[in-house]
Molecule: transfer RNA
Organism: Lachnospiraceae bacterium
RNA sequence: AUCCCCAUAGCUUAAUGGAUAGAGCAUGCGGCUUCUACCCGCACAAUCGGGGUUCAAGUCCCUGUGGGGAUA
Numbered sequence: 001a002u003c004c005c006c007a008u009a010g011c012u013u014a015a016u017g018g019a020u021a022g023a024g025c026a027u028g029c030g031g032c033u034u035c036u037a038c039c040c041g042c043a044c045a046a047u048c049g050g051g052g053u054u055c056a057a058g059u060c061c062c063u064g065u066g067g068g069g070a071u072a
Stems, first nucleotide, its partner, number of pairs: 001071007010025004018055001027043005048064005
């Protein structure tokens, strides 16, 4: 320099263009327990930035940023 892939809660991830974006772990609160742990319930928390297409975009298109890979 060229090409390819990826980016969603703190972490790991799901989502056929249409549901209030869904789980697991973690965290907080409550229950249980003599206490802690386990277990049970509840809560908190997310679509990388910008633009476009569309009645509707996490999803499709363009561009940028970051990460990974291949070639030179």